[in-house]
Predicted 3D model of a 107-nucleotide RNA (SAM riboswitch aptamer (S box leader)) from a soil metagenome. Its mean pLDDT, the model's own confidence on a scale to 100, is 82. RNAcentral holds the sequence, with entries from MGnify.
RNA sequence: CUUAUCCAGAAAGGUGGAGGGAUUAGGCCCUGUGAAACCUUGGCAACCAGCUCGCAAGAGCAAUGGUGCCACAUCCUGCCCCGCUAGCGAUAGCGGGGAGAGAUAAG
Numbered sequence: 001c002u003u004a005u006c007c008a009g010a011a012a013g014g015u016g017g018a019g020g021g022a023u024u025a026g027g028c029c030c031u032g033u034g035a036a037a038c039c040u041u042g043g044c045a046a047c048c049a050g051c052u053c054g055c056a057a058g059a060g061c062a063a064u065g066g067u068g069c070c071a072c073a074u075c076c077u078g079c080c081c082c083g084c085u086a087g088c089g090a091u092a093g094c095g096g097g098g099a100g101a102g103a104u105a106a107g
């Protein structure tokens, strides 16, 4: 960079000692009843490899290997569009869609 997915799922112990939920701002939340990080064990999922079927596209099986993941949750808003409500209006609130950004896998 390209493609696919992102409404599900799954935690105990040890070390550690103040932060964490990607980034920035605001909000919301978790955290000395112990944050991040590291280690051990366990688990979830099923992207790739594997196995079966198939000309293929693809479908299915399994959990051995390569990754990934295990609070809510890609937490919300920010940029654009649409609808509704309030308002003379500026605008505000609510709902929806998209973009952007990000995460993971494969190439």
Base pairs, nucleotide, nucleotide: 001107002106003105004104005103006102011041012040013039014038015037019030020029021028024078025077026076027075042070043069044068047066048065049064050061051060052059053058074101079098080097081096082095083094084093085092086091